[in-house]
Context: one part of a larger RNA
RNA sequence: CUGGGCGUAAAGCCCCGUAGGCGGAUAUGUAUCCCAGGGGUGAAAUCCCGGGGCUCAACCUCGGAACUGCCUUUGAUACUGCAUAUCUUGAGUCCGGAAGAGGUGAGUGGAAUUCCUAGUGUAGAGGUGAGAUUCAUAGAUAUUAGGAAGAACACCAGUGGCGAAGGCGGCUCACUGGUCCGGUACUGACGCUGAGGUGCGAAAGCGUGGGGAGCAAACAGGAUUAGAUACCCUGGUAGUCCACGCCGUAAACGAUGGAUGCUAGCCGUCGGCAAGCUUGCUUGUCGGUGGCGCAGCUUACGCAAUAAGCAUCCCGCCUGGGGAGUACGGCCGCAAGGUUAAAACUC
Numbered sequence: 001c002u003g004g005g006c007g008u009a010a011a012g013c014c015c016c017g018u019a020g021g022c023g024g025a026u027a028u029g030u031a032u033c034c035c036a037g038g039g040g041u042g043a044a045a046u047c048c049c050g051g052g053g054c055u056c057a058a059c060c061u062c063g064g065a066a067c068u069g070c071c072u073u074u075g076a077u078a079c080u081g082c083a084u085a086u087c088u089u090g091a092g093u094c095c096g097g098a099a100g101a102g103g104u105g106a107g108u109g110g111a112a113u114u115c116c117u118a119g120u121g122u123a124g125a126g127g128u129g130a131g132a133u134u135c136a137u138a139g140a141u142a143u144u145a146g147g148a149a150g151a152a153c154a155c156c157a158g159u160g161g162c163g164a165a166g167g168c169g170g171c172u173c174a175c176u177g178g179u180c181c182g183g184u185a186c187u188g189a190c191g192c193u194g195a196g197g198u199g200c201g202a203a204a205g206c207g208u209g210g211g212g213a214g215c216a217a218a219c220a221g222g223a224u225u226a227g228a229u230a231c232c233c234u235g236g237u238a239g240u241c242c243a244c245g246c247c248g249u250a251a252a253c254g255a256u257g258g259a260u261g262c263u264a265g266c267c268g269u270c271g272g273c274a275a276g277c278u279u280g281c282u283u284g285u286c287g288g289u290g291g292c293g294c295a296g297c298u299u300a301c302g303c304a305a306u307a308a309g310c311a312u313c314c315c316g317c318c319u320g321g322g323g324a325g326u327a328c329g330g331c332c333g334c335a336a337g338g339u340u341a342a343a344a345c346u347c
């Protein structure tokens, strides 16, 4: 390479999208592909088959077959391609509804925490397994009133909702993305995937400038302990927050790429729609989100219409363990580092 794979053994990329690959129904034409026939060529040797010659064999030799290829010509038109025309089921537009922590910006609310001021009040408070460090007669803890600040939004809250993923939760407004249902008015294949590429991307970290209540790496102290660079306690700085710019990684997980079609059922729940009546339920249907379960699949566990079933298309990735996601080189980055990515050697 072929073949085989990718939930857990090695292995699935968050979206958009370029090239490319693949692509609905009908008719006509063409004949690129595809199929059939003919012709030319496909040197000899080799290989294969059948004879012959060296005593046999290797070897040599004769004949045949073959050389699966290329060129050319005639025909066929189901499939593929191409051209033209038409269609509506895929896709999209339009109209009418609907739900939602989807995003961005601005404003605003209450509880709590800490601090400050004032009042009451007096000797403890705090913390723990027990303590100590710590705070407190310069009046703490507790309690009342007022003020300031920053951050997060209890209950509602739900295998609830939204988003491609990361993720998103007080309330209000503005701007804005997507989705679902119903109607079937319009376009008429406009589609799917997507190497490169662009963008997005938790936390931590970095740069500049702010902010800093609580929490809290580092650090300090107190304990524990044989030791204790920890677990526990008292403090506490970066950071956590905001704006702008980087970083580009995670058990970034459903450890499960995307799209389309098909394949028993039963029970919840969310958003629509329709019908029925007993007017708040039942049934049906479409789209999500869960539990169980048949066939089937799977080494097993399990999956099972939200497939890991049956198929098609496109992309990504894997190829024994260690060395190693490392070295070198390239690209990116302010750095930290990221990405691409070996070999010797060894089992």
Stems, first nucleotide, its partner, number of pairs: 004318003007301002012315001014199001016197001020193003024087007035075007048064006090190001091187003094183005102176007109153001113149008124135002161168002205246006214240002219235004257314006265292013296303002320347003329340004
This is a predicted structure of a 347-nucleotide part of an RNA (small-subunit ribosomal RNA, central domain) from uncultured Hyphomicrobium sp.
The full RNA is in RNAcentral, with records from ENA, Greengenes and SILVA.
Rfam family: Bacterial small subunit ribosomal RNA. A reference for the family is Yusupov et al. (2001), "Crystal structure of the ribosome at 5.5 A resolution", Science.